Predicted 3D model of a 78-nucleotide RNA (transfer RNA) from an Aquificota bacterium. Its mean pLDDT, the model's own confidence on a scale to 100, is 82. Its Rfam family is "tRNA". Rfam classes the family as a transfer RNA.
[in-house]
RNA sequence: GGGGUCGUAGCUCAGCCCGGUUAGAGCGCCGGCCUGUCACGUCGGAGGUCGUGGGUUCAAGUCCCAUCGGCCCCGCCA
Numbered sequence: 001g002g003g004g005u006c007g008u009a010g011c012u013c014a015g016c017c018c019g020g021u022u023a024g025a026g027c028g029c030c031g032g033c034c035u036g037u038c039a040c041g042u043c044g045g046a047g048g049u050c051g052u053g054g055g056u057u058c059a060a061g062u063c064c065c066a067u068c069g070g071c072c073c074c075g076c077c078a
Stems, first nucleotide, its partner, number of pairs: 001074007010027004020058001029045005051067005
C1' cells in the first nucleotide's frame, strides 16, 4: 500500500441481509420488599452522539460514500 471483518448501555451481545410504533437482552449498578445482617429471591428504576462526517429518503442503527480505531490475510521496504 491492497483486501476482509468488527465498532450499538459500564461489560458481553442481538437487531443490519429485506429502512417504518418509543432501540433491546443478559450480567453489572441504584432503590423498595424480603432477611437478625449479608447473600439469594422478588418488584421497580437509571443508564445509548448505534465509532465519526456526509449523502439518499416522508422516514436511516439498518442503504450509499468518505474517514477513524481494533483484529486477520496479502504485498512492499529493511